[in-house]
Molecule: transfer RNA
Organism: uncultured Acidimicrobiales bacterium
Parts: sequence; structure tokens; C1' cells
RNA sequence: GGGCGUUUGGCGCAGCUGGUAGCGCACCUCCCUUACAAGGAGGCGGUCGCGGGUUCGAGCCCCGCAGCGCCCA
Repeated sequence: GGGCGUUUGGCGCAGCUGGUAGCGCACCUCCCUUACAAGGAGGCGGUCGCGGGUUCGAGCCCCGCAGCGCCCA
């Protein structure tokens, strides 16, 4: 330098054919317990890597850039 994959709450990941983002763990509150853990109930938290474009509407499509991984040179 070229190619492919990947980037979504604190962490690990989903998101079908564009229709306005969800699960688990963690965290917070309550119940249970002498306490803790486990368990039960409820809750908080994300401008979807960055910047543009297309569209009535973009996590998803297009362009550029960046990070990470793999391969080639």
C1' cells in the first nucleotide's frame, strides 16, 4: 500500500426486507435473611465510532475518515 471482517448502554452481544433500539450480566431501590450470597419484584442507563449524503424516515443504504482483528504485498 491492497483486500476482508468488525465498531450498538459500564461489559458481552442481538437488531429480519429502512419505520424511530433490545437481551444477558453489572448498577440502584424494595422484599426475603440475624448478616451476606442466592432468589423474587421494580427501576436507571445508549445523539448506534466520527463527518457528510440519499430518503417522509437510516443502527441498517451510499461516500470519506478513524480504531481493532485477519490475510496479501